The RNA shown here (Bacterial RNase P class A) has 341 nucleotides and comes from a Limnochordia bacterium. Model confidence (mean pLDDT): 76 of 100. Its Rfam family is "Bacterial RNase P class A". By type it is a ribozyme. About the family: Ribonuclease P (RNase P) is a ubiquitous endoribonuclease, found in archaea, bacteria and eukarya as well as chloroplasts and mitochondria. The model forms 96% of the base pairs in the Rfam consensus. It was read from a public genome assembly, where an Rfam model found it.
RNA sequence: AAGGUGAAACAGGUGAUCGCAGACGGAAGUCUGAGGAAAGUCCGAGCUCUAAAGGGCAGGGUGCUGGGUAACACCCAGUGGGGGCGACCCUAAGGAAAGUGCCGCAGAAACAUACCGCCAUACUGAUUGGUGUGGUAAGGGUGAAAUGGUGAGGUAAGGGCUCACCAGCAGCCAGGUAACUGGUUGGCUAGGCAAACCCCACCCAGAGCAAGGUCAAAUAGGAGAGGAAGAACGGCCCGUUCUGCUUGACUCUCGGGUUGACUGCAUGAGGUGUUAGGCAACUGACAUCCAAGAUAGAUGAUCACCCGUGACAGAACUCGGCUUAUCGUUUCACCUUCAGU
Numbered sequence: 001a002a003g004g005u006g007a008a009a010c011a012g013g014u015g016a017u018c019g020c021a022g023a024c025g026g027a028a029g030u031c032u033g034a035g036g037a038a039a040g041u042c043c044g045a046g047c048u049c050u051a052a053a054g055g056g057c058a059g060g061g062u063g064c065u066g067g068g069u070a071a072c073a074c075c076c077a078g079u080g081g082g083g084g085c086g087a088c089c090c091u092a093a094g095g096a097a098a099g100u101g102c103c104g105c106a107g108a109a110a111c112a113u114a115c116c117g118c119c120a121u122a123c124u125g126a127u128u129g130g131u132g133u134g135g136u137a138a139g140g141g142u143g144a145a146a147u148g149g150u151g152a153g154g155u156a157a158g159g160g161c162u163c164a165c166c167a168g169c170a171g172c173c174a175g176g177u178a179a180c181u182g183g184u185u186g187g188c189u190a191g192g193c194a195a196a197c198c199c200c201a202c203c204c205a206g207a208g209c210a211a212g213g214u215c216a217a218a219u220a221g222g223a224g225a226g227g228a229a230g231a232a233c234g235g236c237c238c239g240u241u242c243u244g245c246u247u248g249a250c251u252c253u254c255g256g257g258u259u260g261a262c263u264g265c266a267u268g269a270g271g272u273g274u275u276a277g278g279c280a281a282c283u284g285a286c287a288u289c290c291a292a293g294a295u296a297g298a299u300g301a302u303c304a305c306c307c308g309u310g311a312c313a314g315a316a317c318u319c320g321g322c323u324u325a326u327c328g329u330u331u332c333a334c335c336u337u338c339a340g341u
Base pairs, nucleotide, nucleotide: 001337002336003335004334005333006332007331008330009329010328012306013305014304015303016302017301018300020033021032022031023030024029035312039323040322042321043320044319045318046317047208048207049206050205053243054242055241056240057239059204060203061202062201063200064078065077066076067075068074079093080091081090082089083088094199095198099197100196101193102192103191115140116139117136118135119134120133121132122131123130148166149165150164151163152162153161167189169186170185171184172183173182174181175180212263213262214261215260222254223253224252225251226250233248234246235245236244270289271288272287273286274285275284276283277282
């Protein structure tokens, strides 16, 4: 200098004029006022309601280990596997020896073998060819994959038949909280798919701010069916079942009126700074701050200058995440290549 990898910050600024919403104020006026994703509604919760329950089955979710967190399918740190020269990135990461199922076509054959071939022997003394019998799975062919791989010895020809080096499996020892890693011994060897059904481990009520509460107002103190305090019926909040509880002003069906106001409504698992612990995620202590609350739905318009860029895009109960969209600028750390000192 060029090319990369990982992370962080910003989201137009300044001034003037007019305007909008909220809070405070008698008024004048003062202060505040959309995002890094506010999007998706994919996870997890806080909060509210459904009278108080427990167990089973069904159903659903997660799936390497340890830690963080209110919790999570999230985050951090590791381990195994894969990609990259590397910085780094991805993860389809419990179990195939409990069972069932699938692996098309090709090929002889896909938990199952002999198409070609090799060897021995007979027909035939030899060779070639052919046929029969026996042995074989190293070679060839097919395929994504063919009962471990490479090499040597041995064999009638072959084969872990034997040996050496590897891979796999099992035992033992060591390290590590663990996932796992290393060493050593052994015999010779037990395809793939569970993001197929399934098995195992752990977890799981439901509905949702249009939740809920208060006030005002109006209508049809409407109609029908069931049940009655022991039992039965009903209810206990997704389905089903058992126990238990409950007294019922109840349960079910049809119909009518009300669509107004207030509240919930923003002080929070909150922000910022310093400091202690921790590899980190994060946690503690001290100090300080209050930063939108609309409801036919608030931040817009004009002018001037600056500028690197105005792209994706607007809160509606609130948070912690993930995913998706996106014009650019700056900073830090690391990797590779080239050149110079």